[in-house]
Predicted 3D model of a 523-nucleotide part of an RNA (small-subunit ribosomal RNA, 5' domain) from a Cyclobacteriaceae bacterium.
Taxonomically the source falls in Cyclobacteriaceae (Bacteria, Pseudomonadati, Bacteroidota, Cytophagales).
The RNAcentral record of the full RNA draws on SILVA.
Context: one part of a larger RNA
RNA sequence: GGAUGAACGCUAGCGGCAGGCCUAAUACAUGCAAGCUGAACGGCAAGAUUUGUAGCAAUACGAGUCCUAGAGUAGCGUAAGGGUGCGUAACACGUAUGCAAUCUACCCGCAACAGGAGGAUAGCUCUUCGAAAGAGGAAUUAAGACUCCAUAAUACCAUUUGAGGGCAUCUGAGGAUGGUUAAACUACAAGGGGUUGUGGAUGAGCAUGCGUCUGAUUAGUUAGUUGGCGGGGUAACGGCCCACCAAGACGAUGAUCAGUAGGGGAACUGAGAGGUUGGUCCCCCACACUGGCACUGAGAUACGGGCCAGACUCCUACGGGAGGCAGCAGUAGGGAAUAUUGACAAUGGGUGUAAAGCCUGAUCCAGCCAUGCCGCGUGCAGGAAGACGGCCUUCUGGGUUGUAAACUGCUUUUUUCAGGGGAUAAAAGGCCCGUGCGCGGGACAUUGAAAGUACCUGGAGAAUAAGCCACGGCUAACUACGUGCCAGCAGCCGCGGUAAUACGUAGGUGGCAAGCGUUGUCC
Numbered sequence: 001g002g003a004u005g006a007a008c009g010c011u012a013g014c015g016g017c018a019g020g021c022c023u024a025a026u027a028c029a030u031g032c033a034a035g036c037u038g039a040a041c042g043g044c045a046a047g048a049u050u051u052g053u054a055g056c057a058a059u060a061c062g063a064g065u066c067c068u069a070g071a072g073u074a075g076c077g078u079a080a081g082g083g084u085g086c087g088u089a090a091c092a093c094g095u096a097u098g099c100a101a102u103c104u105a106c107c108c109g110c111a112a113c114a115g116g117a118g119g120a121u122a123g124c125u126c127u128u129c130g131a132a133a134g135a136g137g138a139a140u141u142a143a144g145a146c147u148c149c150a151u152a153a154u155a156c157c158a159u160u161u162g163a164g165g166g167c168a169u170c171u172g173a174g175g176a177u178g179g180u181u182a183a184a185c186u187a188c189a190a191g192g193g194g195u196u197g198u199g200g201a202u203g204a205g206c207a208u209g210c211g212u213c214u215g216a217u218u219a220g221u222u223a224g225u226u227g228g229c230g231g232g233g234u235a236a237c238g239g240c241c242c243a244c245c246a247a248g249a250c251g252a253u254g255a256u257c258a259g260u261a262g263g264g265g266a267a268c269u270g271a272g273a274g275g276u277u278g279g280u281c282c283c284c285c286a287c288a289c290u291g292g293c294a295c296u297g298a299g300a301u302a303c304g305g306g307c308c309a310g311a312c313u314c315c316u317a318c319g320g321g322a323g324g325c326a327g328c329a330g331u332a333g334g335g336a337a338u339a340u341u342g343a344c345a346a347u348g349g350g351u352g353u354a355a356a357g358c359c360u361g362a363u364c365c366a367g368c369c370a371u372g373c374c375g376c377g378u379g380c381a382g383g384a385a386g387a388c389g390g391c392c393u394u395c396u397g398g399g400u401u402g403u404a405a406a407c408u409g410c411u412u413u414u415u416u417c418a419g420g421g422g423a424u425a426a427a428a429g430g431c432c433c434g435u436g437c438g439c440g441g442g443a444c445a446u447u448g449a450a451a452g453u454a455c456c457u458g459g460a461g462a463a464u465a466a467g468c469c470a471c472g473g474c475u476a477a478c479u480a481c482g483u484g485c486c487a488g489c490a491g492c493c494g495c496g497g498u499a500a501u502a503c504g505u506a507g508g509u510g511g512c513a514a515g516c517g518u519u520g521u522c523c
Stems, first nucleotide, its partner, number of pairs: 001523004006519005013376006019369002021334001026332003030329003035076003040073002047066008083287003092212008102204002107200007115149004125138005155180007164171002185192002213259003220250003225247004230242003262284004266277004289310005312323004340366001342364002347362001348360004379410004389401005415460006424450001429444001431442004467512005472493003478507005488495002
C1' cells in the first nucleotide's frame, strides 16, 4: 500500500447493488417450512330440496335426490428443494482412464399386449380396556389394493449347439429344445393412464493411476491380516462375508500413531514465482439430540419416517406416554459482534389426463444495519467598508481567518407539496387459420406481493444536509497560551525537569470525506 462475513470511538443527507451468529453441531416457547389426487375406491357429518306417516300446531320418525367437510383404502411425491461443517488426512475431493463386473421411478423413441375368475381388509356400526397416547374383539363393505387361472418373447432359468478370439487351460456372438414370468382402468368424446421387452436421456454405484497439511521428542505395523480354492451375498467386482489351504502384505520414496482440517471451482495479495484463505455464489462430500439398526422404495440406511439404547425437556389419574429449529422467522445463553412472523404476481418444484386449482419460509419482494462497493448532493456567479468577532503581532499600526460573511443575481439534483403513473406481464389458457406436427400467425379475455413503489410532470424555496484524523522526523501540514520528568503522548526514533512546532486548549494549516480514525487478521 492492498484486502476484510469484521469489531470499537466520533460523526452522519440520499439512492443502487451486494453482504449480514466467524463464538455454544448450546438449549429451545410459538407459528409456518410437503403435500396433491373425488376423472382410482367404498362411504359420509352438516347443509339444501322433494316426499310419506303421526300430530290442531310447533315438531318427531322414515324414504329419495343434490352437495360435500373431516377421517379411511389406493397412487405419486416426501431420497428433490432448504440448513450446517460435527466427523473425515483418504471410504473424501480434484483429474484421467475403465466396468465383457452394474442399476436407473418419472421423461422420449420403437415393438407387442391388456382375456377371465376369486377371497379379503381399512373405513362405517357394535363393543372391551385405558387418565391420555392408544390398543384389542365382533359383524360388514369397495377399488387402478391383493390373489389365482389364461396368454408369453428379443425377458429370465436349464440343457444343448457353436461363429470368432486365444499356443493352451479357456472365453463365447448367435442358434435349438424345454420350462418360468404381466396387466387397470377412467370422463360423453378427443384424450389420458396400465403391462412386457428394447434403445435413449438423466441420475447413481464400483474399480484403477496421479495429486492434496504438520510432527521421527511417533519406527516398526498387520490374523480376515496378504494371497489362493470353493461357496454365500450384492444391481454389480471384491475377504464384502464364511469354510479350507499357503504365509504373506505395508514401511525412511515415512508405514503405523498423534495433531489439525470438510475438498474443489475460486478469493485476497504479489511484477511474477509464491504466500494466505475456502464466508457469500456453483460442484462434490458428510451430518440431522448422541450411538446403533433395518424396513419401504427405482432411489435412503431417510433433517420435519420407523425400531432399540442413552442424555435432556414436558404431560400424567404414577399404571404410562410425548418431543428433537445444523428449514424460515423468533427466544434464552455465549460473545467485541451479526437482522423481521409480506406474497405465491413471476421463475422453479410436487400433485392432478390436459387444466382449473391446491401446496411450496424454494423463490420473488419488502423491513433492519454506513458492513462493503458504486453514484449523487450539501449550491453557482458577482461581491473590499478587505466589516464585526477570533487569533497573532515589532501594537495610535499591521498580518491572518478572507470573497469567506453580509449584500445582489441565478439554479433546484436533493427536500417538500400536488398531479400523472398498475412500468417490470412475457405468458400459460380456450378459440380460429396455416403447418414440414417441432411450431408459427391472428383476434379475445384474465392475472401484481412488492405498490400508488420506480419513473414522469409541475409548484415552492439556498431552502433539508460535514465531519473525522493529523500537523518533531519517517509524513502533507505552526504559532500562542497552560503545564513543568507532573499531567500526559508514543507505530519506531523518542517528547515532558519554566521560553515544549512532540503533553492539554485555542487560532491557523494539511489530508480524506458521509465518512474518518483505532484494533484484529492475511499478502